[in-house]
Context: one part of a larger RNA
């Protein structure tokens, strides 16, 4: 820009991916073989590399979160906080993110051949797979599986809407998205963030008080207090109002 207005939902020309390997076990110590040894065709199993998706578990991280620790410097002193030393140091750790973790895959199966093996058959009274004709055969060809795909300019195709304006944008709340556009979710006919309320879950026994002890420290209150990037409900904030765009045929 184009596909002669919009939305949703599709076809699938083509394109791309994947396609590997070993072991061990049954058949079977069977066929062969004096023997030592030891299949073939079939079945199954366990695994190596790869490679897709995920975060239940095992672990890593986790400058959100909890503890405890030091030296300092405020907070008038005790106490009990809070700033600063890499997040000051350490111990643990939710979502997220991850692998060394979990789950999957590679095939089956059809066609048409490759070397090659045949069948039937002549030229050529024999022979001969080939000359007419019909068969079988590969990890490998074309499909099958899996992912994009109508700019496939041959621009397909179905269904609803549509100038009695359909549907985009703009603008704001955001995140399964994200550099920024973009893509999703949502805009009060509303759970999209924030805030509250409970929460799974992390820390590991808060402060204040009381009781032992002279104290340091213990023990009771008390699975406490504190968080809670997940979860669930709640319109308390803020997604308001207002704007642009926008589709007939013909002729120049």
């Nucleotide at each position: 820009c184009g596909u002669u207005g919009a939305u949703u939902c599709u076809u699938g020309a083509g394109a791309g991916g994947a396609g590997u390997c070993a072991u061990u076990c049954c058949u079977a110590g069977u066929a062969c073989g004096a023997g030592a040894g030891g299949a073939c065709c079939g079945g199954a199993a366990u695994g190596a590399a790869c490679u897709g998706a995920c975060c239940u578990c095992u672990g890593g991280u986790c400058u959100g979160g909890g503890a405890g620790c030091u030296g300092u410097c405020g907070c008038g002193c005790c106490a009990g906080c809070g700033g600063c030393a890499c997040c000051g140091c350490u111990c643990c750790g939710u979502a997220g993110c991850u692998a060394u973790g979990u789950c999957g895959g590679g095939a089956a199966u059809g066609g048409a051949u490759a070397a090659c093996c045949g069948c039937u058959g002549a030229a050529a009274g024999c022979a001969u797979c080939u000359a007419a004709g019909c068969g079988g055969g590969a990890a490998g060809c074309c499909a099958a599986c899996c992912u994009c795909a109508a700019g496939a300019u041959u621009a397909g195709g179905a269904a609803u809407c549509g100038u009695u304006a359909a549907g985009a944008c703009c603008c704001g709340u955001g995140a399964g998205a994200g550099a920024c556009g973009a893509u999703c979710a949502c805009g009060u006919u509303g759970a999209u963030a924030g805030g509250c309320a409970c929460u799974a879950g992390g820390u590991g026994g808060a402060a204040g008080c009381g009781c032992a002890g002279u104290a340091a420290u213990g023990c009771g209150u008390u699975g406490a207090g504190c968080c809670g990037a997940g979860g669930u409900g709640u319109a308390c904030u803020a997604a308001u109002u207002c704007g642009u765009c926008g589709a007939u045929c013909c002729u120049g």